[in-house]
RNA sequence: AGGGUUUGAUCCUGGCUCAGGAUGAACGUUUGCGGCGUGCCUUAUGCAUGCAAGUCGUACGGUUCAGCAAUUCGCAAGAAAGGCUGGACAGUGGCGAACGGCUGAGUAACGCGCAAGUGACCUGUCCCUAAGUGUGGAAUAGUCUGUCGAAAGAUAGGGUAAUACCACGUGUGGUGGCGGGGGUAGAGUCCCGUCACUAAAGCCGAAAGGCGCUUGGGGAGGGGCUUACGUCCGAUUAGCUAGUUGGUGAGGUAACGGCCCACCAAGGCGACGAUCGGUAGCUGGUCUGAGGACGACCAGCCAGAUGGGGACUGAGACACGGCCCCAACUCCUACGGGAGGCAGCAGCAAGGAAUUUUGCGCAAUGGGCGAAAGCCUGACGCAGCGACGCCGCGUGAGGGAUGAAGGCCUUCGGGUCGUAAACCUCUUUUUUCGAGGAAGAUAAUGACGGUACUCGGAGAAUAAGUCUCGGCUAACUACGUGCCAGCAGCCGCGGUAAUACGUAGGAGGCGAACGUUAUCCGGAUUUACUGGGCGUAAAGAGGGUGUAGGUGGUUUUCUAAGUCGGGCGUGAAAGCUCUUGACUUAAUCAAGAGUCGCCAUCCGAUACUGGGAGACUUGAGGGCAGCAGAGGGAGGUGGAAUUCCCGGUGUAGCGGUGAAAUGCGUAGAUAUCGGGAGGAACACCAGUGGCGAAAGCGGCCUCCUGGGCUGCUCCUGACACUGAGACCCGAAAGCGCGGGGAGCGAAACGGAUUAGAUACCCGUGUAGUCCGCGCCCUAAACGGUGGACACUAGGUAUGGGGGGUAUCGACCCUCUCCGUGCCGAAGCUAACGCUUUAAGUGUCCCGCCUGGGGACUACGGUCGCAAGACUAAAACUCAAAGGAAUUGACGGGGGCCCGCACAAGCAGCGGAGCGGGUGGUUUAAUUCGAUGCUACACGAAGAACCUUACCAGGGCUUGACAUGACGGAAGUAGGAUCCCGAAAGGGGGACGACCUGUAUCCAGUCAGGAGCCGCCACAGGUGCUGCAUGGUUGUCGUCAGCUCGUGCCGUGAGGUGUUGGGUUAAGUCCCCUAACGAGCGCAACCCUCGUCGCUAGUUGAUUUCUCUAGCGAGACUGCCUCGAACAACGAGGAGGAAGGUGGGGAUGACGUCAAAUCAGCACGGCCUUUAUGUCCUGGGCGACACACACGCUACAAUGGGCGCUACAAAGGGUUGCCAAAGAGCAAUCUGGAGCUAAUCCCAAAAAAGCGUCCUCAGUUCAGAUUGCAGUCUGAAACCGUCUGCAUGAAGUCGGAGUUGCUAGUAACCGCAGGUCAGCAUACUGCGGUGAAUACGUUCUCGGGCCUUGUACACACCGCCCGUCACGUCAUGGAAGCCGGCAACACCUGAAGUCGACGCGCCAACCGCAAGGAGGUAGUCGCCGAGGGUGGGGCUGGUGACUGGGACGAAGUCGUAACAAGGUA
Repeated sequence: AGGGUUUGAUCCUGGCUCAGGAUGAACGUUUGCGGCGUGCCUUAUGCAUGCAAGUCGUACGGUUCAGCAAUUCGCAAGAAAGGCUGGACAGUGGCGAACGGCUGAGUAACGCGCAAGUGACCUGUCCCUAAGUGUGGAAUAGUCUGUCGAAAGAUAGGGUAAUACCACGUGUGGUGGCGGGGGUAGAGUCCCGUCACUAAAGCCGAAAGGCGCUUGGGGAGGGGCUUACGUCCGAUUAGCUAGUUGGUGAGGUAACGGCCCACCAAGGCGACGAUCGGUAGCUGGUCUGAGGACGACCAGCCAGAUGGGGACUGAGACACGGCCCCAACUCCUACGGGAGGCAGCAGCAAGGAAUUUUGCGCAAUGGGCGAAAGCCUGACGCAGCGACGCCGCGUGAGGGAUGAAGGCCUUCGGGUCGUAAACCUCUUUUUUCGAGGAAGAUAAUGACGGUACUCGGAGAAUAAGUCUCGGCUAACUACGUGCCAGCAGCCGCGGUAAUACGUAGGAGGCGAACGUUAUCCGGAUUUACUGGGCGUAAAGAGGGUGUAGGUGGUUUUCUAAGUCGGGCGUGAAAGCUCUUGACUUAAUCAAGAGUCGCCAUCCGAUACUGGGAGACUUGAGGGCAGCAGAGGGAGGUGGAAUUCCCGGUGUAGCGGUGAAAUGCGUAGAUAUCGGGAGGAACACCAGUGGCGAAAGCGGCCUCCUGGGCUGCUCCUGACACUGAGACCCGAAAGCGCGGGGAGCGAAACGGAUUAGAUACCCGUGUAGUCCGCGCCCUAAACGGUGGACACUAGGUAUGGGGGGUAUCGACCCUCUCCGUGCCGAAGCUAACGCUUUAAGUGUCCCGCCUGGGGACUACGGUCGCAAGACUAAAACUCAAAGGAAUUGACGGGGGCCCGCACAAGCAGCGGAGCGGGUGGUUUAAUUCGAUGCUACACGAAGAACCUUACCAGGGCUUGACAUGACGGAAGUAGGAUCCCGAAAGGGGGACGACCUGUAUCCAGUCAGGAGCCGCCACAGGUGCUGCAUGGUUGUCGUCAGCUCGUGCCGUGAGGUGUUGGGUUAAGUCCCCUAACGAGCGCAACCCUCGUCGCUAGUUGAUUUCUCUAGCGAGACUGCCUCGAACAACGAGGAGGAAGGUGGGGAUGACGUCAAAUCAGCACGGCCUUUAUGUCCUGGGCGACACACACGCUACAAUGGGCGCUACAAAGGGUUGCCAAAGAGCAAUCUGGAGCUAAUCCCAAAAAAGCGUCCUCAGUUCAGAUUGCAGUCUGAAACCGUCUGCAUGAAGUCGGAGUUGCUAGUAACCGCAGGUCAGCAUACUGCGGUGAAUACGUUCUCGGGCCUUGUACACACCGCCCGUCACGUCAUGGAAGCCGGCAACACCUGAAGUCGACGCGCCAACCGCAAGGAGGUAGUCGCCGAGGGUGGGGCUGGUGACUGGGACGAAGUCGUAACAAGGUA
């Protein structure tokens, strides 16, 4: 720091997604140790049990225990009261319990933060300081005696103490009143005088003294209150407010204050967002580049203590472990009544994805009480549990190659795991055993803890996983699976060769962890303050006027609000950064330094902005003089045309269309002439022209009226720009009321078209279009471009005005202002493009955008008569949607040009019979492949067996065939006759070998080989995949194209070259040219035919010659004329056998069709192995209702039959061609000459020619079919060919449609060859006879080049829209039904404060007493939590039915859009 993903590719816009960091986490797999942290995020849900706040006997009276001494009683044991010492205890009293600890429900608030104020306040304990502490009194708890109660407890009476309570005295002081003074802007501040009021407690000690107590002053620390500023979202919440805002007075409080009350006034808040709704404790800080998000732990503040209310006590509470009341819940109960509050520490239950021990200790730190000892302390210190996080350590180190075994892969050679292991040497962090053993404590006291740590022993020992490996993103192979199972963060993998699924091997990452999920920031400049945009990608409001607001010309002066500088205060600690230090290191901890935007205050500066005062004229406005104009409103008026009415002429049609029909017309239309009526619109002028803010405005005249431009530079003196809300205008259509209605014309009707045609076309035609008044308020309201101002090259045209020049004048030329266009530089832009009329460069203001769909929608609100408009979401869903440009392809777009493409011709096919091929059907099998052109007489250059791959049956199993290894057999291999059998095969077996060597001949033997047998490797497969392949082939197409290098242009894809003007068969050539060259194609080179020459020659003929083979010549637009740019080239001509590539062939560019072929061959993978191999016999490939493409033969007289008679070329031939001669009607046979071929043979060429018969008919046409008899080949003829005799079918020229061919061609005629034993209508060649036609390129098909449009790129056989049907999902409406929340009105009303009354009751004071003062129970009143009733508000759930939406592989109907998309 970026990457992936829209496209065939590109650039841009834009969303989605990934890599990073983090967490109070959870889940999956795994787990050795330690340190430091951290641990209910959910139900502020409910809680068993224990503990978490007590302490003081030096405040007090007692009770009790122990001890001591004396006394009394008693003989004694012992007992009793009192005394002293010490301990414990309930109670009175004091202090504490308001701290500490927990939680985050509520709270959008002076709650918090920051900075101030308090002249409006309080403060126990603590510190300093001043003064004092005198005299009396009355009670009461505990306790005792009763009573009631289950209990909790209550109650009556008797007695008692105090640092508990009360009175009096004193008054340094304090408080209040009055008077005076200082000070202050003022004030409750300070000083002086005077009057009144106002205190106290004792305890310990022998004493000294100490601890207390009372009244003041000061301090420290703590708190209350007030204020400026900051503090989330929603306007689909716009108005809120009656104690409300202020005043006066009284009350209340520590204190200001509507805090409360009475009265008076009518205020207060709000677009700078009140009110309402939602959400939320705030902060230091934490995480993250900043902005941003969050607020666990630690720290500060706030709030809360089951929900709600209330006060009491107190220095402090409206009080977590206090009280009272209401409510819910739980527990006890004798049913009468009581008790309780873990959001303290543990722990339990529930909830949840999820969060620990009912531990130890007060040793340390801190807190409460106490004079102290001390007691208490789940604060705290520790330990335990959890890899929850951070940090550290380890699981060994060195050596070790036959690169072991084994696994995996393999091209079978090997590679890899891999120095990895084994093995050798070494070490002991860790572990374990043993021993010692801290600091933390200042004298004592240590929970942690026999811990940390140290030493010694043992022994490599106790210790590795997890995720990934298609790209992003580091890491690849095999097998399994076969759109299945599955994966997936995005793109996407999986349909038989998956580096993407699963497993294995290997590799990569991290490592006691690793992945996944969730959440936050980042990347995302994707809300843009830093730091974005709005012509076409999302985005300029339809236009204007103008309010608030924002912004604002030149200059002088004052001020100092903004701004800038400095001082002071504050900005808690922790945190963060830096530097050090302490734990072995680190995490962690400690110290020092730094940082801390901001705020307050004081001083200073004055350029700029603001504010005050003054001046100016250039912005703006006005004046005067001119000018143009479809600017607006109203009233008049004109002609042309359409239609209608009346009349005339006139007759059969008119009208309309692609063609028609409906329609009109003999009741007289259309046409034409004359007259009249009525409505609407204004031809020509007319223009990229003018005017207007936009919408918009067009005959002519008049009236009223708005704006603009030019000139003069006369006046005012910044008066300006923009403009949220607001108001006004606003095409067409539409609505209301009233008119009007010629033409046109939604709807509707009819006619056509069509598969349909609710359309396009035609005929009618109602609203409407027009006018008046009132609404509606939208548009592709567009320049898709908000307004204003300034600046930044030009050229040209045009509208309006002015100046100069010129002229008699109009023109012309030139300068200038305002408008409207085009071209264009710099610049900008993704590109297209824009360019003084900016989309350039700047300033100001407004509006708007933030992926596509859902959605120009729903709900709510406002407006409207309605239609509807404005405002405007969410769920859900997709990985894109888009802009511009590029290359192709395509178009029922355009231009140019080719081709037997059409046209012009000739002959056919399509009809018949037959042949062969295919489909289909059938079958045991009818083997397989080829399937539009480019399959279908194709693979097949020839299926009776074989072929043969198919079927049935019968056999064989190392095999029909190849190679290798091992072993065996010795009469081995081979193998006659014989047996079974259809054969194959099986059985049996007379006879009986070969090569090399030992080693010389023979036989035998030995060794080896061949051969045989057995066994193991393997063979074999026309089994599958042509979509794994090679090779070969078809097709576009013998079409003229396809590319490259360098350069140039473009951000880029890409372009240029290769386009253009000509020309050609041709990207052939010429010219031009930011291109210059080059390659593959074209052409040429090659073969053949045609002419001539030369050479040679077996053969033929015998002289030339022909022929054959070879070598040459010849043709090049070379020559002439014309055209053309005097280029290429074209037209004509001469000569020539041949003329403009002379004819034919071979030759097939880059590529396309996943074209064809695994069955020609080869080959990867898969499958098979007594069978999918192999052998054999028989059958099938030949079937037959039918359909199609290819042929043959015909339908006849240009013919058929018969007879006679000519003329080829090219081939083939030794298991072959076969002559003569003979036999047979013939096929053929006999025969054997010749020929390894220019020698012999096949071999007769046929059509043609001559002669004759037939005479237009199903025939003397045609020959299918069938019968009989034969021939040939072959082992074999059922299924081959041929022959003879007989039979003689359909067929009389072929519908729609369709094929070939442009010259030695078509057509007709025969000949040969390959295949082949035999079989040709097929194929490949050969010659013979030998035409017709081409005006031309409109149309059909195919192709080439240029251009244009495109939403196509699998490329038009493309893409794609809507209804309907089915399934799933979310959502709106809905009669209703069920909840929640906050208010309001009324009723009721606990506790409690306050107030009133207080006849009952009462110790302290007064009084001799009576009584009084005072207090109090109680009653009442105000307020009041809660409860009830009621009508509304907001919000949620659910709901028969219903609306649209999204998604889903192949459903239905059509074809709307994209090309002129076939009606733009």

Background: Predicted 3D model of a 1464-nucleotide RNA (small-subunit ribosomal RNA) from a metagenome. Rfam family: Bacterial small subunit ribosomal RNA. Its family is annotated with structural constituent of ribosome and ribosome in the Gene Ontology. The RNAcentral record of the sequence draws on SILVA. Its mean pLDDT, the model's own confidence on a scale to 100, is 85.